[in-house]
Context: one part of a larger RNA
Formats: sequence, structure tokens, C1' cells
RNA sequence: UGUCAGGAGUCUGAAGGUAAGAUGGAAAUAGUACGAGAGGAACUUUCCGUCGUCGCCUCUGGUGUAUCGGUUGUCCGACCGGGCAGUGCCGAGCAGCUACGCGAUAAGGGAUAAAAGCUGAAUGCAUCUAAGCUUGAAACCCGACCUGAAAAGAGACUCCGUUGAGGACACGGGUAAAAGACCCGCUUGAUAGGCCUGGGAUGUAAGCAUGAAGGCAACGACAUGUUCAGUCCGCAGGUACUAACGUCCGAUGCCG
Repeated sequence: UGUCAGGAGUCUGAAGGUAAGAUGGAAAUAGUACGAGAGGAACUUUCCGUCGUCGCCUCUGGUGUAUCGGUUGUCCGACCGGGCAGUGCCGAGCAGCUACGCGAUAAGGGAUAAAAGCUGAAUGCAUCUAAGCUUGAAACCCGACCUGAAAAGAGACUCCGUUGAGGACACGGGUAAAAGACCCGCUUGAUAGGCCUGGGAUGUAAGCAUGAAGGCAACGACAUGUUCAGUCCGCAGGUACUAACGUCCGAUGCCG
């Protein structure tokens, strides 16, 4: 753009796609069938793995230059608080991402191939085949999952609509993301920020007080108390305090 005189939502499913998986071991069957013995199966059922594929982050591990703490050198006169040195180095570590972690990856049905047969004539017998019928494979078609009304035979249903259905720009954002797109919200509001509460990370802040080896003294590493403190949070719940202000299009026209 088309399909429908304008739209929104929910579907159908033509067609296409997919790892719709691959494979090993054990037990029962069974010391059975078979075999003189020595030896020694299978159909079937059950259980446990490996590889691959898809998804996820509750647990475990990794990362985690958000964060917290320790500490060296130097600088900001000292303290506090910081800068730089590969995040200075080191110890931890939420969320997120991730594998080494977790979950799924089923059974079955149909028609067949080679092949095995039944009945059976041509050919009074025989013959799986000529008519007819029964079986039979990871391949084929269903079944499972994904896409999918542009399937031109262009589908269906419901609802709304000039008393304005619906959509777009802009704005607040993220189940999304290279840009577009997608999804949610837009005061009839919890969309983001702030604040409060909860949860989590680190590990007990500064200041003050007391103790302290040593020192004439000044002072003093360090320890204890105040203090499960202080600091921080991409998390959860709540709360309109701040910011979501506004604007536009929109169902016709022409010819006969």
C1' cells in the first nucleotide's frame, strides 16, 4: 500500500519452520530358551547416565571498576573527608549476567518400503498377486512447539463509531531496545524520582570516655564502651511531595 465506506480486540489456520533429539549402561526376564557339556540369549518392563537443543537464576559456583571494610606511598598544614598510584593492593559482596547450577526435551496413532504371509485363479495341481486381505523401518503423515489473513478464494466472531470510535506526536518509563520498532503509564495516576517502612551488603563510623607497652613530660600503636553501629542499595511494599504539561489527525473526493 492492498483487502473492508472507519476502527479496536479476540480467534481460525492455508502454508512454512523446529534438535518434533542422539546415545550408553544396569536390573528383572534367567542361569530360563538352546546345548551332551562347556557355556548361554531375546521379546518386554523398569532404573540410572552422557552429548546436544531450548529455557531459567530458587540452590551451588563465577563475575560483580554499584557498594562496604582493611591497608601502603604521596598530596590537600593537622583532624575529618578525599585525590593519584592498572579498581593502588587486599578481604567480602546484593541485583544483573552466567555455568560448573536448575528444569524440559513423552507416549501413541496412520499409511507404507524392502521383506514375511493369508486366500486365490490365469495353468482342476502349485503359486504372497492377477482381483482381495494381514503384517512390516530412526525415513513419510498426524500427535508436541514456533511463525502465520498479502491465504488476490486477501477469512471468522464480538464490540465501538461525526452525540468523535480510534490513532499519532509529545511527555513519565521499561517485561523492550543499535536507530526505528515493541510494551506500560499519562492526575479518573503509583510511570519515574524523592520520602517512609521492610529486606539486603559490609562489619561496629565520627566524636567522647576509660585502659594501654613506653616516655621526665607532651604524647602514645592498640584495646574496650557508647554501637548488630555507621555507610550503601539497579530490590519489595506504601505514600501524590516533584515531574507525566500539552497538541494534532480522524470515517472523504472526482467521473458516469
About this RNA
The part of an RNA shown here (large-subunit ribosomal RNA, domain VI) has 256 nucleotides and comes from a bioreactor metagenome. Rfam family: Bacterial large subunit ribosomal RNA. The prediction has a mean pLDDT of 82.